About this RNA
Predicted 3D model of a 315-nucleotide part of an RNA (small-subunit ribosomal RNA, central domain) from Sordaria macrospora k-hell. Taxonomically the source falls in Sordaria macrospora (Eukaryota, saccharomyceta, Sordariomycetes, Sordaria). Its Rfam family is "Bacterial small subunit ribosomal RNA". Model confidence (mean pLDDT): 81 of 100.
Context: one part of a larger RNA
RNA sequence: AUAGGUUUAAAGGGUACUCAGACGGAAAAAUUCGCCCAAAUAUAGGGGACAAUUUUUCUAGAGUUUUAUGUAAGAAGGUCGUACUCUAGAGUGGAGAGAUAAAAUUCUGUGAUACCUAGGGGACGGGUUACGGCGAAGGCAAUCUUUUAUGUAAAUACUGACGUCGAAGGACGAAGGCAAAGGGAACAAAAAGGAUUAGAUACCCCAGUAGUCUUUGCAGACAAAGAUGAAUGCCAUAGGUUAGAUUUUUAAUUUAGCCUAUAAAUGAAAGUGUAAGCAUUUCACCUCAAGAGUAAGGCGGCAACGCAGGAACUG
Numbered sequence: 001a002u003a004g005g006u007u008u009a010a011a012g013g014g015u016a017c018u019c020a021g022a023c024g025g026a027a028a029a030a031u032u033c034g035c036c037c038a039a040a041u042a043u044a045g046g047g048g049a050c051a052a053u054u055u056u057u058c059u060a061g062a063g064u065u066u067u068a069u070g071u072a073a074g075a076a077g078g079u080c081g082u083a084c085u086c087u088a089g090a091g092u093g094g095a096g097a098g099a100u101a102a103a104a105u106u107c108u109g110u111g112a113u114a115c116c117u118a119g120g121g122g123a124c125g126g127g128u129u130a131c132g133g134c135g136a137a138g139g140c141a142a143u144c145u146u147u148u149a150u151g152u153a154a155a156u157a158c159u160g161a162c163g164u165c166g167a168a169g170g171a172c173g174a175a176g177g178c179a180a181a182g183g184g185a186a187c188a189a190a191a192a193g194g195a196u197u198a199g200a201u202a203c204c205c206c207a208g209u210a211g212u213c214u215u216u217g218c219a220g221a222c223a224a225a226g227a228u229g230a231a232u233g234c235c236a237u238a239g240g241u242u243a244g245a246u247u248u249u250u251a252a253u254u255u256a257g258c259c260u261a262u263a264a265a266u267g268a269a270a271g272u273g274u275a276a277g278c279a280u281u282u283c284a285c286c287u288c289a290a291g292a293g294u295a296a297g298g299c300g301g302c303a304a305c306g307c308a309g310g311a312a313c314u315g
Stems, first nucleotide, its partner, number of pairs: 003287004007270002012283001014172002017169001021165003025058008033048001034050001035047003061162001062159003066155002068152001074147006080125002084121006091115002096107002133140002177218006186212002193205002229282006236262012265272002288315002298307003
């Protein structure tokens, strides 16, 4: 490179957006004379299917307007709730409490545990909760207000191919981590103590610092999963469910999702069947194992590390 592949064997980029680029509706005409007649070549001629470019027109793709509906998408601000914890009381009370399989470390006459009253603090948001909903993914759940964006259904009018994918690129991106400034109730890496044990650098217990929280930056790695890239069209049923619309309203029809069980088909099988079927467009990636997601050099980062990424030796 070709060819075959990428759910589970090697292989789908974490996610969407997007410049270049690739591909891409319907009708008519013109031009190119590409293409076809068409052969070894040339000249001349014909054709008008297909292709490219241009022009005109169209509405089935795409989008916009108006009116709704639903939703834990997002952001900012306010409020509430139980539990926990701290402080105070010339409060009550007076010997244990707590922990565990059992104990000990631990707290306690400087009055603990328990109860009452008052005040402060930080985190969290039970049940409802679903096989439910929303979001591009990460993810999102007390409640109210303001605000931003998207989707879907049903009508309505409009624009007129404005579309799809997308190397590079920048953007977003859980937890943990880093920097600066706050905060610090509870939980809890590390370090420490008590047990257990032959030992116990663990499991259990008493305590406990970073961290988890807020603001502003950095970082960009994940079993970032549906282990399944995105988009478009086509393909047989049944049942449930979410949001609408319509009608004949114990129900039926229909659009957009989510889920379950299957037909054909497919697959090595498990299975898939809103595809992993039948086709098309486009990007990414794989090519025996180990060496190795490693070394050197390069780029990025405060660092931790990340991106990109070989070879020899060996089997």